[in-house]
RNA sequence: AGGCCCGUAGCUCAGUGGUAGAGCAGUUGACUGCUAAUCAUCAGGUCGUGGGUUCGAUCCCCUCCGGGCCAA
Numbered sequence: 001a002g003g004c005c006c007g008u009a010g011c012u013c014a015g016u017g018g019u020a021g022a023g024c025a026g027u028u029g030a031c032u033g034c035u036a037a038u039c040a041u042c043a044g045g046u047c048g049u050g051g052g053u054u055c056g057a058u059c060c061c062c063u064c065c066g067g068g069c070c071a072a
Base pairs, nucleotide, nucleotide: 002070003069004068005067006066007065010024011023012022013021018055026042028040029039030038048064050062051061052060
């Protein structure tokens, strides 16, 4: 040089064209003599970069960046 897969919340991951979600972690509150557990609530995202297609892109196409695997 070649082929394949992945990149979404602090972490692990859903979401495959129509306003971005869950669990854990975090905030606040309830409960308790106090913690823990449990319950409720709130917050947290330029969806890796830059372009293209489309009325509309996390999703489709191209480039680049990063990570992993295969072969040599």
Molecule: transfer RNA
Organism: Paenibacillus gyeongsangnamensis